[in-house]
Predicted 3D model of a 76-nucleotide RNA (transfer RNA) from a Candidatus Limnocylindrales bacterium. Model confidence (mean pLDDT): 82 of 100. The sequence is in RNAcentral, with records from ENA and MGnify. It matches the Rfam family "tRNA". The same sequence occurs in records of 2 taxa.
RNA sequence: GGGCGGUUAGCUCAGUCGGAAGAGCAUCGGUUUUACACGCCGAGGGUCGCUGGUUCGAGCCCAGCACCGCCCACCA
Numbered sequence: 001g002g003g004c005g006g007u008u009a010g011c012u013c014a015g016u017c018g019g020a021a022g023a024g025c026a027u028c029g030g031u032u033u034u035a036c037a038c039g040c041c042g043a044g045g046g047u048c049g050c051u052g053g054u055u056c057g058a059g060c061c062c063a064g065c066a067c068c069g070c071c072c073a074c075c076a
Stems, first nucleotide, its partner, number of pairs: 001072007010025004019056001027043005049065005
């Protein structure tokens, strides 16, 4: 330098054909228990990597950039 994959909640990850964001775990509260844990009920938590573009509308499509991983090439 080239190719491919990835970036979404604190963590691990979904998100279909573009209609506007979810799960599990964790955290907090309630319930249960003498108490803790487990279970059950509920709540909070999001610049969807960044900047633009297309569109009535973008997590999703397009361009550039950044970061992570894998492969190839180059140099020595």